Predicted 3D model of a 328-nucleotide part of an RNA (large-subunit ribosomal RNA, domain IV) from a metagenome. It matches the Rfam family "Bacterial large subunit ribosomal RNA". Rfam links the family to the GO terms structural constituent of ribosome and ribosome. Model confidence (mean pLDDT): 88 of 100.
[in-house]
Context: one part of a larger RNA
RNA sequence: GGAUGUUGAAGGAACUCGGCAAAUUACUUGCGUAACUUCGGGAUAAGCAAGCCCAAUGCGAAGGCAACUUUGUAUUGGGGGCACAACCCAGGGGGUAGUGACUGUUUAUCAAAAACACAGGGCUCUGCUAAGUCGUAAGACGAAGUAUAGGGUCUGACGCCUGCCCGGUGCCGGAAGAUUAAAAGGAGGAGUUAACGCUCUGAAUUGAAGUCCCGGUAAACGGCGGCCGUAACAAUAACGGUCCUAAGGUAGCGAAAUUCCUUGUCGGGUAAGUUCCGACCUGCACGAGUGGCGUAACGACUUCCCCGCUGUCUCCAACAUUCACUCA
Numbered sequence: 001g002g003a004u005g006u007u008g009a010a011g012g013a014a015c016u017c018g019g020c021a022a023a024u025u026a027c028u029u030g031c032g033u034a035a036c037u038u039c040g041g042g043a044u045a046a047g048c049a050a051g052c053c054c055a056a057u058g059c060g061a062a063g064g065c066a067a068c069u070u071u072g073u074a075u076u077g078g079g080g081g082c083a084c085a086a087c088c089c090a091g092g093g094g095g096u097a098g099u100g101a102c103u104g105u106u107u108a109u110c111a112a113a114a115a116c117a118c119a120g121g122g123c124u125c126u127g128c129u130a131a132g133u134c135g136u137a138a139g140a141c142g143a144a145g146u147a148u149a150g151g152g153u154c155u156g157a158c159g160c161c162u163g164c165c166c167g168g169u170g171c172c173g174g175a176a177g178a179u180u181a182a183a184a185g186g187a188g189g190a191g192u193u194a195a196c197g198c199u200c201u202g203a204a205u206u207g208a209a210g211u212c213c214c215g216g217u218a219a220a221c222g223g224c225g226g227c228c229g230u231a232a233c234a235a236u237a238a239c240g241g242u243c244c245u246a247a248g249g250u251a252g253c254g255a256a257a258u259u260c261c262u263u264g265u266c267g268g269g270u271a272a273g274u275u276c277c278g279a280c281c282u283g284c285a286c287g288a289g290u291g292g293c294g295u296a297a298c299g300a301c302u303u304c305c306c307c308g309c310u311g312u313c314u315c316c317a318a319c320a321u322u323c324a325c326u327c328a
């Protein structure tokens, strides 16, 4: 000097990215217990008190023929100690917000999460030799199942909801029409031949799916405007004009896990607050199952605040064990 422990005056988070680490709390009995709530919870909420030993009394329990012995609980009285859940073991608590409903799962060996899954919801395919998957095939799974079933895909409890756009891309439908391959067809033409013929070329016409075309479909992929003017101060614009579009973002939310400018502005909390909470709306660049907004319960999740507690700190010190180091 390091490691692992123990203790510490006064203060008590001033430490620090952050209470990281440590400390506090811890059991049983009695009392008591808020908001909110899906009425189950929240809840061991929070908070308060008692607990050792002796005796008496009340009410029991077990054993015994009886005498009585053992034992539980309640009340009362007394006793000792600094300390009675005396060691060990053994929850710190409360409030706010975000996010994900929940229990679960995951990067064996830097990530446990807001990621994955989930019950629930939707769309779509599939009528059974099912669709789908594996395999060259036979065959197998699906399934010894049968649409209340099975596959694919998206969302993700629950509550209130889920707006407009089918122009593009995709998918579905469409006995017309256009286009379109092989094939059929064979007018006509060419070569050769004395001729018959042989060989080649070949117009019209017939001719599938597909494409074009006509419709449908967004819990399919996706998309959801600009400029100018206007009210008796000013400001603002319910209102009007105009251009463009397939349609111009509805409800709800909003400086947000999304806000660049930005430490936006106002309010709260602090003596002092780039974080936090509540509002405002000027949404650079929220928005409705790539779900929107809420939500009790839950979380080794993230943020902020408070109480308690402490060597985290002011500011370090001592002790124990051990390693290094020095000397023998």
Stems, first nucleotide, its partner, number of pairs: 001323008010314002014312001019309001027051005036041001038157001052079012080084001092307004097302002099299002104116002120155007132141003158294004163224003168221002170217005177212003183206002188201005225243005252286001253283001264280005